[in-house]
Context: one part of a larger RNA
RNA sequence: CUAUUUUACCUACGCUUAGGAUGUUGACAAAAUGGUUUUAAACGACCCGUCUUGAAACACGGACCAAGGAGUCUAACAAAUAUGCGAGUAUUUGAGUGGAAAACUCAUAUGCGUAAUGAAAGUGAUUUUGGUGGGAUUUUCGAUGCACCAUCAACCGGUCAGGAUUUUUUAUGAGAGAUCUGAGUCUAAGCAUAUUUGUUGGGACCCGAAAGAUGGUGAACUAUGCCUGAAUAGGGUGAAGUCAGAGGAAACUCUGAUGGAGGCUCGUAGCGGUUCUGACGUGCAAAUCGAUCGUCAAAUUUGGGUAUAGGGGCGAAAGACUAAUCGAACCAUCUAGUAGCUGGUUCCCUCCGAAGUUUCCCUCAGGAUAGCAGAAACUCAAUCAGUUUUAUGAGGUAAAGCGAAUGAUUAGAGGUCUUAGGACUGAAACAGUCUUAACCUAUUCUCAAACUUUAAAUAUGUAAGAAGCUUAAGUUACUUAAUUUGAACUUGGGCAUUUGAAUGAGAGUUUCUAGUGGGCCAUUUUUGGUAAGCAGAACUGGCGAUGCGGGAUGAACCGAUCGUGGGGUUAAAGUGCCGGAAUACACGCUCAUUUAGACACCACAAAAGGUGUUGGUUCAUCUAGACAGCAGGAGUGUGGCCAUGGAAGUCGGAAUCCGCUAAGGAGUGUGUAACAACUCACCUGCCGAAUGAACUAGCCCUGAAAAUGGAUGGCGCUCAAGCGUGUUACUCAUACCCCACCGUUAGGGUAAAAGCGAAGCUCUAACGAGUAGGAGGGCGUGGAGGUUUGUGAAGAAGCCUAGGAUGUGAAUCCGGGUGAAACAGCCUCUAGUGCAGAUCUUGGU
Numbered sequence: 001c002u003a004u005u006u007u008a009c010c011u012a013c014g015c016u017u018a019g020g021a022u023g024u025u026g027a028c029a030a031a032a033u034g035g036u037u038u039u040a041a042a043c044g045a046c047c048c049g050u051c052u053u054g055a056a057a058c059a060c061g062g063a064c065c066a067a068g069g070a071g072u073c074u075a076a077c078a079a080a081u082a083u084g085c086g087a088g089u090a091u092u093u094g095a096g097u098g099g100a101a102a103a104c105u106c107a108u109a110u111g112c113g114u115a116a117u118g119a120a121a122g123u124g125a126u127u128u129u130g131g132u133g134g135g136a137u138u139u140u141c142g143a144u145g146c147a148c149c150a151u152c153a154a155c156c157g158g159u160c161a162g163g164a165u166u167u168u169u170u171a172u173g174a175g176a177g178a179u180c181u182g183a184g185u186c187u188a189a190g191c192a193u194a195u196u197u198g199u200u201g202g203g204a205c206c207c208g209a210a211a212g213a214u215g216g217u218g219a220a221c222u223a224u225g226c227c228u229g230a231a232u233a234g235g236g237u238g239a240a241g242u243c244a245g246a247g248g249a250a251a252c253u254c255u256g257a258u259g260g261a262g263g264c265u266c267g268u269a270g271c272g273g274u275u276c277u278g279a280c281g282u283g284c285a286a287a288u289c290g291a292u293c294g295u296c297a298a299a300u301u302u303g304g305g306u307a308u309a310g311g312g313g314c315g316a317a318a319g320a321c322u323a324a325u326c327g328a329a330c331c332a333u334c335u336a337g338u339a340g341c342u343g344g345u346u347c348c349c350u351c352c353g354a355a356g357u358u359u360c361c362c363u364c365a366g367g368a369u370a371g372c373a374g375a376a377a378c379u380c381a382a383u384c385a386g387u388u389u390u391a392u393g394a395g396g397u398a399a400a401g402c403g404a405a406u407g408a409u410u411a412g413a414g415g416u417c418u419u420a421g422g423a424c425u426g427a428a429a430c431a432g433u434c435u436u437a438a439c440c441u442a443u444u445c446u447c448a449a450a451c452u453u454u455a456a457a458u459a460u461g462u463a464a465g466a467a468g469c470u471u472a473a474g475u476u477a478c479u480u481a482a483u484u485u486g487a488a489c490u491u492g493g494g495c496a497u498u499u500g501a502a503u504g505a506g507a508g509u510u511u512c513u514a515g516u517g518g519g520c521c522a523u524u525u526u527u528g529g530u531a532a533g534c535a536g537a538a539c540u541g542g543c544g545a546u547g548c549g550g551g552a553u554g555a556a557c558c559g560a561u562c563g564u565g566g567g568g569u570u571a572a573a574g575u576g577c578c579g580g581a582a583u584a585c586a587c588g589c590u591c592a593u594u595u596a597g598a599c600a601c602c603a604c605a606a607a608a609g610g611u612g613u614u615g616g617u618u619c620a621u622c623u624a625g626a627c628a629g630c631a632g633g634a635g636u637g638u639g640g641c642c643a644u645g646g647a648a649g650u651c652g653g654a655a656u657c658c659g660c661u662a663a664g665g666a667g668u669g670u671g672u673a674a675c676a677a678c679u680c681a682c683c684u685g686c687c688g689a690a691u692g693a694a695c696u697a698g699c700c701c702u703g704a705a706a707a708u709g710g711a712u713g714g715c716g717c718u719c720a721a722g723c724g725u726g727u728u729a730c731u732c733a734u735a736c737c738c739c740a741c742c743g744u745u746a747g748g749g750u751a752a753a754a755g756c757g758a759a760g761c762u763c764u765a766a767c768g769a770g771u772a773g774g775a776g777g778g779c780g781u782g783g784a785g786g787u788u789u790g791u792g793a794a795g796a797a798g799c800c801u802a803g804g805a806u807g808u809g810a811a812u813c814c815g816g817g818u819g820a821a822a823c824a825g826c827c828u829c830u831a832g833u834g835c836a837g838a839u840c841u842u843g844g845u
Base pairs, nucleotide, nucleotide: 047062048061049060050059063845064844065843066842067841068840073202074201075200076199077198078197079196080195081194082193083192084191085190088112089111090110094106095105096104116123117122130152131151132150133149134148154185155184156182157181158180159178160177166171205344206343208341212334213333214332215331216330217329223308224307225306226305227304228303229302230301231300234266235265236264237262241258242257243256244255245254246253247252270295271294272293275291276290278289279288310326312322313321347778348777349776350775351774352773357370359368360367361366371516372515373513374512375511376510377509378508379507380506383505384504385503387502388501389464390463391462392461393460399454400452401451406448407447408446411443413441414440415439418438419437420436421435422434423433424432425431468495469494470493471492472491473490474489475488476487478486519543520542521541522540524538525537527535528534548559549558550557563741564740565739566738567737568736569735573731574730575729576715577714578713582728584727585726586725587724588723589722597717608702609701610700612699613698614697615696616695617694618693619692620691621690629686630685631684632683633682637657641653642652665680669678670677742768743767744766745765746764747763748762749761750760779834781831782830783829784828785827786826787825788824790823791822798818799817800816801815803814804813805812806811
């Protein structure tokens, strides 16, 4: 390459089977069926908003309704997009023309740009594409190599160094330079306008202080002074003075009167305001009423006038009073003062989707910075990876070790010398013997975050090729004895998709920017702490931001992560009834009458006990007759020795033999003053088969007491509906599978033939959770321009409506009623444009 066969797929045609639609035909027959609404019942279901790790919260705001009510405008800058012109650009200061606030035309200035650099004086960029590598382009190959990226040069300015030349001095500074430096050059891209996003300044999204300042008004309340007026029953007490009498030598004293003093007393008016902690307490009253009480001739009460003013007054002083305001009055203004703090912040759908960590801050209730996130792009078809494999590294944790080093540490054993203490022999001896400790030797017990010979697992670095391999020639001031020793470099040739492990995946780059910067939980590792629902770390995964099935209940546990509808199957968990599903099957265990038990997280129980019951292990006894039961014997030397008031088996001490026996302890208990007596060990008879002890672990029991009555979720359950083991069947999640539809993203096809057309039509695949936040597309409101030569007295808008229809939705259209004069669709522009919340504002109920 050809032929044949088989398998898989695709296309076309044919056939068969199953289901459906249109059509046709039949049945039912006028609310039959369907739509919508209301009511009732069953099941599920905690109240929204908010700050928060976390809200149904015994956290705050919220009775209800209507209307109003919060990211605006401007300047500058940055980025993106669009448009105009382009080495320029920008008319609107001004001028001209003109139908005179328009529109049109234009010069000069000026801004930004076209040149940089330097503190400045100043100086001031190739020779038209500088070299190398990567690079799109082209039907293919070769060649060229855009933009852009990387790198090496060259040029310009600055800095440093250098000094030729010229010059009387001062100066001038060439060529060749540097590990220096620039926001540069290397054939240029900007300017203007508009929109959007962000930042900053402005009241700056809205409401909110305590404060601060300036200028005024108040002493009609009240504080105090001064001036001038007014007011204040009736009693009591009885100072000074006076009189009379008495006494006395006198001084004077006493008695009785008189007298009427007093910040005296009782008490009315007045003024005040103690107690009932009375009444009232949406009052008569923003301080009152009643009774009681203080004072009442004075520091008394009071009218009028006048003076003192806000950091000021006045004060018998209480920070009292200064017009219901006082530890600094009131009014207006600066002022919409500021708030890193609290509260609120208004329509819909679609796509993506966080952070509570790093560094710095008079930083810790906050910011900036990086990270995480979104959007917009650009360049390409390369390469990349929270993975595995192979190869090769690095390490000193876990473990282990201590008869290995370091450090700690228990116990004996042996021992010559050495050291010290003691005892004995000895007159003494570094003489001997014994002994204690140190010491030595071989062992033994237990340890280490800051010990270690040894030494993992996990984690971690590098490599698995075109920038490679190979071959030829050349350059060099390097290297070598060596132009053929090496090294580095240059120029050619050859080797292309099995080109160099697996698996999976489009990859790389840039610009702008939001939110966040309180975190919390779980397994494992881990620090502090007696411990904690305690505090602090590491890895990973979650909650936050997240619904669903299960754990009765539940942020985080187990399962599983979500478009809409239908069907099937499972996960975790379950299957007596509540409750969907076996009162299934098989084998064991367990009885709990002062609390049986019952499923991870998890809502507790221990040490210690039990002749409750069930298993197991070890050691004993036993047909040569055990164990238990009943029966008989249980004696002698000997009243052993000591001690004792006494001790005869049995208060006590030391010893604990012999003989006879089937067997009998110099004695297991009771007992006595001491004996006695009884009993046990031990032996035997009857009986006829298992028995004893010590441990161990299943269930059960004890241990086990708390304040409202109470919780295996409840009822209840006992060869379970409990505990342990096994086997099937069954139940159902938004998980998995299949079908249909919606949306998003990506990719493919598509106008030749009369006209229109693409932001279209059509096919395929995957995907669909979401707070803060970002982006896209829409709905609705007021106004302006255009358009529909739109609607409207044959009834506009508005309002009402158990009526109908469309859209995922914001919403919209139609019908009916009312109403009586305006209003709408589409394309643009514009904004005081959408309410449930703000102890919101006003009004109503």

Model confidence (mean pLDDT): 80 of 100. Predicted 3D model of an 845-nucleotide part of an RNA (large-subunit ribosomal RNA, domain II) from Pecoramyces ruminantium. Rfam family: Eukaryotic large subunit ribosomal RNA. On this family, see Yusupov et al., Science 2001: "Crystal structure of the ribosome at 5.5 A resolution".